Predicted 3D model of a 71-nucleotide RNA (transfer RNA) from Atule mate. The same sequence occurs in records of 2 taxa. The coordinates come from a structure-prediction model, not an experiment, and the mean pLDDT is 82. NCBI's taxonomy places the organism under Eukaryota, Neopterygii, Osteoglossocephalai, Carangiformes, Atule. Rfam family: tRNA. Gene Ontology term of the family: triplet codon-amino acid adaptor activity. Rfam classes the family as a transfer RNA.

[in-house]
RNA sequence: GUGAAUGUAGUUUAAACGCAAAACGCUAGAUUGUGAUUCUAGAAAUGGAGGUUAAACUCCUCUCGUUCACC
Numbered sequence: 001g002u003g004a005a006u007g008u009a010g011u012u013u014a015a016a017c018g019c020a021a022a023a024c025g026c027u028a029g030a031u032u033g034u035g036a037u038u039c040u041a042g043a044a045a046u047g048g049a050g051g052u053u054a055a056a057c058u059c060c061u062c063u064c065g066u067u068c069a070c071c
Stems, first nucleotide, its partner, number of pairs: 001070007010024004026042005047063005
């Protein structure tokens, strides 16, 4: 340089155009003599830009990062 795959919460995964979901983790409270466990509540994310659509994580284009193959 060419081609392909992938990118969603701190981490691991769902959502396949129709309210962004869960587990672990984190914070606060309850429980406990303290801690752990348990229970309740909360914060937290679609890599970026543009396009299609009444509506986009989802479809298209470009771009960025990572990985693989070829050169």